[in-house]
Molecule: Bacterial RNase P class A
Organism: Steroidobacteraceae bacterium
RNA sequence: AGAGUCGGCUGGACGGUCGCUGCGUAUCGUUCGAUGCGUGGAGGAAAGUCCGGGCUUCAGCGGGCGAGGGUGCCAGGUAACACCUGGGGGGCGCGAGCCCACGGAAAGUGCAACAGAAAGCAAACCGCCGAAGCGCCGGCAACGGCGCUGGUAAGGGUGAAACGGUGCGGUAAGAGCGCACCGCGUCAGUGGUAACACUCGACGGCACGGCAAACCCCACCUGGAGCAAGGCCAAAUAGGGAAGUCGCGACCUUGAAAGGGGUCGUAGCGCGCGCCCGCGCGUGCUUCCGGGUAGGCCGCUAGAGGCGUGCGGCGACGUGCGUCCCAGAGGAAUGGCUGUCCUCGACAGAACCCGGCUUACAGGCUGACUCUCCGC
Repeated sequence: AGAGUCGGCUGGACGGUCGCUGCGUAUCGUUCGAUGCGUGGAGGAAAGUCCGGGCUUCAGCGGGCGAGGGUGCCAGGUAACACCUGGGGGGCGCGAGCCCACGGAAAGUGCAACAGAAAGCAAACCGCCGAAGCGCCGGCAACGGCGCUGGUAAGGGUGAAACGGUGCGGUAAGAGCGCACCGCGUCAGUGGUAACACUCGACGGCACGGCAAACCCCACCUGGAGCAAGGCCAAAUAGGGAAGUCGCGACCUUGAAAGGGGUCGUAGCGCGCGCCCGCGCGUGCUUCCGGGUAGGCCGCUAGAGGCGUGCGGCGACGUGCGUCCCAGAGGAAUGGCUGUCCUCGACAGAACCCGGCUUACAGGCUGACUCUCCGC
């Protein structure tokens, strides 16, 4: 100098003016509210709503088992997690680094398109062989040739995958058929908390192909619904309940009477069918009680909180001290216009809260590290 890897920070700046909204305060104002002043007012993802919690409510005495769902190398962190940290194993990269649902396939069931002769108690298409058996031919014979039965997984070819690799021996040709080394498996020993690793160790010729984000098995975790959760206050109208009270007639009863009590029946009033008749619909009054609705209030933001710093830890993180208060609306504020400047500005807008993950993102600043080339 070039190429690259992994992080951290930032996400136009400073005003003017007109508004919106939470809180505090002053004045006016009966409540409500109005005005002035001060102060706060979107994000790193506020997003997707994919995980884990808080909180609320419903269910449940407690425990066990099962179903369903989830997680899945080991150790640690955490309120918890599918997250994070450290480590192990596998794969990729020269490297810094990156990626991996990474328990079990010698319990069972199942699956494997196409190609291929054969795909799961393997298989003979090409190739190789012709030792053995049979037939024919030649030969006195040994034997040779041809064919059939057959042998063969070393070679070719197909496939994602074809039943260890290399070499030597061996054989008719071959083959763990034998041997050496490598690989694999089991056991043992050693190291490590563990995952796991290592070994001049012992044994086994290899018996054990893949898929469990297929069923399944094993271990562990797991109740449902969600702030439109849920709670409080509480009109008008209608409806529910209780008490009192109410027109007319008949009858019963009590009473000397006035009047009281009871039963039954019916009127009255309003509206509609144009009116009458008739018909249909509706309807007592007063007070109180309780539930729900409109509306209002709470939940609502001081929190597993931010910043600084000391200590412990490789780290995630824990802990002590100091300091700060940082949106809380509810048809939904955080905006409009404008001035100056610059590198001309990406993705994007809170709705109960918090921890993660994932996805989107113009540009800028910055730390550590790797590779290559050049110069000294």